[in-house]
C1' cells in the first nucleotide's frame, strides 16, 4: 500500500430485511435468608434534570417520516496479501 471483519452501558455481548436501543450474562447497589458470612433468591442499575422532557451505538457528514442498521470521509483494533 491492497483486501476482509470489528468499534453499542462499568465489562462481555445481542438487536433477523431501516420501525420501542441496550435483550442475556458479569459486576455493582438494596433486600430476603444466616449467629455472621458464602451460596441461592427478589428488586434496581446509560447520562443530564425536581419533573416534564432532552441526550446517547468510535468521530464528522448524507439519504429517509424514521438509521446500531443504508451511503461517503476519517480515526482505531484484528486477520490476510504484498
Nucleotide at each position: 500500500g491492497c483486501g476482509a471483519g470489528g468499534g453499542u452501558g462499568g465489562c462481555g455481548g445481542a438487536a433477523c430485511u431501516g420501525g420501542c436501543a441496550g435483550a442475556c450474562g458479569c459486576g455493582c447497589a438494596g433486600g430476603c435468608c444466616u449467629u455472621a458470612g458464602a451460596a441461592g433468591c427478589c428488586u434496581g442499575u446509560g447520562g443530564g434534570g425536581a419533573a416534564a422532557c432532552c441526550c446517547g451505538u468510535g468521530c464528522g457528514g448524507g439519504u429517509u417520516c424514521g438509521a446500531u442498521u443504508c451511503c461517503c470521509g476519517c480515526c482505531u483494533c484484528u486477520c490476510g496479501c504484498a
Predicted 3D model of an 82-nucleotide RNA (transfer RNA) from a Myxococcales bacterium. The coordinates come from a structure-prediction model, not an experiment, and the mean pLDDT is 81. The same sequence occurs in records of 2 taxa. The organism belongs to Myxococcales, within Bacteria. It matches the Rfam family "tRNA". From the family's description: Transfer RNA (tRNA) molecules are approximately 80 nucleotides in length. It is annotated as a transfer RNA.